Predicted 3D model of a 348-nucleotide part of an RNA (small-subunit ribosomal RNA, central domain) from an uncultured prokaryote. The prediction has a mean pLDDT of 88.
[in-house]
Context: one part of a larger RNA
RNA sequence: CUGGGCGUAAAGCGCGUGUAGGCGGAUCGGCAAGUCAGUUGUGAAAUCCCUGGGCUCAACCCAGGAACUGCAUCUGAAACUGCCAGUCUUGAGUAGUGGAGAGGGAAGCGGAAUUCCAGGUGUAGAGGUGAAAUUCGUAGAUAUCUGGAGGAACACCAGUGGCGAAGGCGGCUUCCUGGACGGUGACUGACGCUCAUGUCCGAAAGCGUGGGGAGCAAACAGGAUUAGAUACCCGGGUAGUCCACGCCGUAAACGAUGAAUGCUAGUUGUCGGGAAGCAUGCUUUUCGGUGACGCAGCUAACGCAUUAAGCAUUCCGCCUGGGGAGUACGGUCGCAAGAUUAAAACUC
Numbered sequence: 001c002u003g004g005g006c007g008u009a010a011a012g013c014g015c016g017u018g019u020a021g022g023c024g025g026a027u028c029g030g031c032a033a034g035u036c037a038g039u040u041g042u043g044a045a046a047u048c049c050c051u052g053g054g055c056u057c058a059a060c061c062c063a064g065g066a067a068c069u070g071c072a073u074c075u076g077a078a079a080c081u082g083c084c085a086g087u088c089u090u091g092a093g094u095a096g097u098g099g100a101g102a103g104g105g106a107a108g109c110g111g112a113a114u115u116c117c118a119g120g121u122g123u124a125g126a127g128g129u130g131a132a133a134u135u136c137g138u139a140g141a142u143a144u145c146u147g148g149a150g151g152a153a154c155a156c157c158a159g160u161g162g163c164g165a166a167g168g169c170g171g172c173u174u175c176c177u178g179g180a181c182g183g184u185g186a187c188u189g190a191c192g193c194u195c196a197u198g199u200c201c202g203a204a205a206g207c208g209u210g211g212g213g214a215g216c217a218a219a220c221a222g223g224a225u226u227a228g229a230u231a232c233c234c235g236g237g238u239a240g241u242c243c244a245c246g247c248c249g250u251a252a253a254c255g256a257u258g259a260a261u262g263c264u265a266g267u268u269g270u271c272g273g274g275a276a277g278c279a280u281g282c283u284u285u286u287c288g289g290u291g292a293c294g295c296a297g298c299u300a301a302c303g304c305a306u307u308a309a310g311c312a313u314u315c316c317g318c319c320u321g322g323g324g325a326g327u328a329c330g331g332u333c334g335c336a337a338g339a340u341u342a343a344a345a346c347u348c
Base pairs, nucleotide, nucleotide: 003320004319005318006317007302008301012316014201016199017198021194022193023192025088026087027086029084030083031082033081034080035077036076037075038074040072041071042070049065050064051063052062053061054060091191092188093187094186095184097182098181103177104176105175106174107173108172109171110154115149116148117147118146119145120144121143125136126135162169163168206247207246208245209244210243211242215241216240220236222234223233258315259314260313261312262311263310266293267292268291269290270289271288272287273286274285275284276283277282278281297304298303321348322347323346330341331340332339333338
């Protein structure tokens, strides 16, 4: 390289968008680049192959034939691919219409709880644990009532539920805004799929500047435990957690399952719409999403099974024994932390 693979053995980029490229619906006509058939020229000789011959055979040599699968030329074919021109509506999109939703951004508002502050009542304990102690408390704690401050998170509803490309999203109201779905079948007429490079987004932690800081809490110091205890348990506690702006760009970023399209038994639940029937709240049915089970088929097995890991097609990414190593060096990016790209010696 070919081949074979990628749920769990090595292997799907964290996710979108999209350039080049690759691939691409139905039908009519034309062209003839690819394609196919034939002509002519060329494809040196030798070699290889076939036939015959010569050295006693063979190797070797000689003669003839075939072949040289290629290239060019001319003539022809028009199914397929391509190109040009036309038509179409099933793919794709648009329009108007309807309801659903923690989809995103901004502003405002609310109640419960914790902590703190002030005041009232009240007295000797409280707290904490396996048991304790550190700790708080007669300078009046804990408990209880009233008032206030401030920050963060939104109980119940809540679901196997919903929305989003993924990360993710949950109190209420308003404003701005994205997408999906049903139904109408009016419009455009292949406008599509995938996507190297690029580019956007991207949990938590971390970083920069400025705010904020109730609770929680790495680090830290204290009390216990213990042979020790740099831990588990307890009392404290700083970064951080929160906000704004800017970085970082990684996760078991998981369905460990790339995207798109078509085809392939069923049963049952649930969410959002539609249609029909009549008993007007049920039945049947249909479209879209999301679960459970299960036949065929697949799988090493586990299992998957119309949301495929089945049967096919197109495009991208990735894998190639373990360790060394996702490391070194170099490049790119970053304030840094580091990220990304990515070996070899050696060794089993």